The part of an RNA shown here (small-subunit ribosomal RNA, central domain) has 346 nucleotides and comes from an uncultured bacterium.
[in-house]
Context: one part of a larger RNA
RNA sequence: UUGGGUUUAAAGGGAGCGCAGGCGGCCUGUUAAGCGUGUGGUGAAAUUAAGACGCUCAACGUCUUCCGUGCCACGCGAACUGGCGGGCUUGAGUGCACAGAACGCUGGCGGAAUUCGUCGUGUAGCGGUGAAAUGCUUAGAUAUGACGAAGAACUCCGAUUGCGAAGGCAGCUGGCGGUAGUGUUACUGACGCUGAGGCUCGAAAGUGUGGGUACCGAACAGGAUUAGAUACCCUGGUAGUCCACACGGUAAACGAUGGAUGCUCGCUGUUCGGCUAUAGAGUUGAGCGGCUUAGCGAAAGCGUUAAGCAUCCCACCUGGGGAGUACGCCGGCAACGGUGAAGCUC
Repeated sequence: UUGGGUUUAAAGGGAGCGCAGGCGGCCUGUUAAGCGUGUGGUGAAAUUAAGACGCUCAACGUCUUCCGUGCCACGCGAACUGGCGGGCUUGAGUGCACAGAACGCUGGCGGAAUUCGUCGUGUAGCGGUGAAAUGCUUAGAUAUGACGAAGAACUCCGAUUGCGAAGGCAGCUGGCGGUAGUGUUACUGACGCUGAGGCUCGAAAGUGUGGGUACCGAACAGGAUUAGAUACCCUGGUAGUCCACACGGUAAACGAUGGAUGCUCGCUGUUCGGCUAUAGAGUUGAGCGGCUUAGCGAAAGCGUUAAGCAUCCCACCUGGGGAGUACGCCGGCAACGGUGAAGCUC
């Protein structure tokens, strides 16, 4: 390389959009590039093959004949692929109607709790732990009542619930934006699928500038524990956690399962629609779950939400360690990220 693979053994890109490329529905006409077939030409010599001959044989040599993937030309064929033309509606999209959601961005509002401040009541403790101590407190703490301030998060509802491409999204409400579903079959008429590069989005932590800082809390300090304790426990506490703008681009970014399409037994629960007057039921579409048939699988298990049966496109794997390291290059303010070896060793 071919082959074989990628839930858990090595292996699905974190996710989307999308240029090139690859692949592409039904009917019909045409073309004849691919494809098939025929004929002709070409396909050097040596070599190989067959036959004959020459060295005593053979190796070796000489002669004759054959073969020859391929390439070119000219005919013929037209199922399939391709090109060109015409048509179709089931793929795709649009319109109309119905109704859904914690989808995004931005503004307004709300109550509980927490901490702090002021005032009142009140007096000797509070706090914390396995037990303590550090800490707070007669300059009146803790507790309790009233008023005020601030920041962050939204109890119950709440659920194998819903929405989103993924990351993710939850108090109430206004505005703007996006979107799946069902029904109708009115419109367009293959307009599709995938997608190397590329572009965009991308939890938490981190970075820059400016704000904010209630709670919590890396670092740090103290108290304990201990043989020690640079920890686990306790008292404090800076960055951070929050907001705006910008950067960064990684996660067990997980369903450890790429996307699309078609086909293949059922039972059961649930969410959102539609239909049916035997509606306490049945049926249909789209989602989210549980169990299971065939089948698949090394097994665990998967099983119409496939890991079954197939097709198309992309990504990735090829023994363990060395190593996601070194070097180089690219990106970044940096942290670091992307790409990514070898010696050696088992």
The prediction has a mean pLDDT of 88.